[in-house]
The RNA shown here (c-di-GMP-I riboswitch aptamer) has 89 nucleotides and comes from a Hyphomicrobiales bacterium. The sequence was found by an Rfam model in a public genome assembly. Of the family's consensus pairs, 95% are formed in the model.
RNA sequence: UCCCCGAAAAGGCAAACCGUCGGAAACGGCGGGACGCAAAGCCACCGGCCCACCAGCGCGCAAACGCGGCGGGCAGCGGAGCUGCCAAA
Numbered sequence: 001u002c003c004c005c006g007a008a009a010a011g012g013c014a015a016a017c018c019g020u021c022g023g024a025a026a027c028g029g030c031g032g033g034a035c036g037c038a039a040a041g042c043c044a045c046c047g048g049c050c051c052a053c054c055a056g057c058g059c060g061c062a063a064a065c066g067c068g069g070c071g072g073g074c075a076g077c078g079g080a081g082c083u084g085c086c087a088a089a
Base pairs, nucleotide, nucleotide: 012037013036017032018031019030020029021028022027035076041082042081045079046078047077048074049073050072051071057068058067059066060065
């Protein structure tokens, strides 16, 4: 110096809720706040869940409208992928 292992400590993130801003909504940004988290860092590719105002598409309907899909959101629901801090014996 490198590799394995890994105690403790430092450091990190921040649920609910509150304020404020954005959004139709789900939800998100910022500030406060800590339920938790060793990837609670990144990413909607797969499954899942949530939303659905206007316009447009499919199906149903006399219509209003409903359902589906497009679309949007959740990475703190699971999986895949990418990246990664400290450290005694």